A computed fold for an 82-nucleotide RNA from Mesorhizobium alhagi CCNWXJ12-2, annotated as transfer RNA.
The sequence was found in a public genome assembly.
Lineage of the source: Bacteria > Pseudomonadati > Hyphomicrobiales > Phyllobacteriaceae > Allomesorhizobium alhagi.
[in-house]
RNA sequence: GCGGACGUGGCGGAACUGGUAGACGCAAGGGACUUAAAAUCCCUCGGGCUUGCCCGUCCGGGUUCGAUCCCCGGCGUCCGCA
Numbered sequence: 001g002c003g004g005a006c007g008u009g010g011c012g013g014a015a016c017u018g019g020u021a022g023a024c025g026c027a028a029g030g031g032a033c034u035u036a037a038a039a040u041c042c043c044u045c046g047g048g049c050u051u052g053c054c055c056g057u058c059c060g061g062g063u064u065c066g067a068u069c070c071c072c073g074g075c076g077u078c079c080g081c082a
Base pairs, nucleotide, nucleotide: 001081002080003079004078005077006076007075010026011025012024019065028044029043030042031041032040046055047054048053049052058074059073060072061071062070
């Protein structure tokens, strides 16, 4: 240089080939239980504000009523070929 795969919360990882995004697990915080811990159980766990709405899938555009998904251009990681 060429080709291919991939990029989603703090981390791993789903979302049935365009129709409610953040399932599930880990980590973290709070609570219950305990003499105290461990284990177990419950709740919380992206951002913004006007507090019940808006935004949020690597970045920037495009198509569409509607995009994690399709198209274009970048960035990054991995694999293969030179």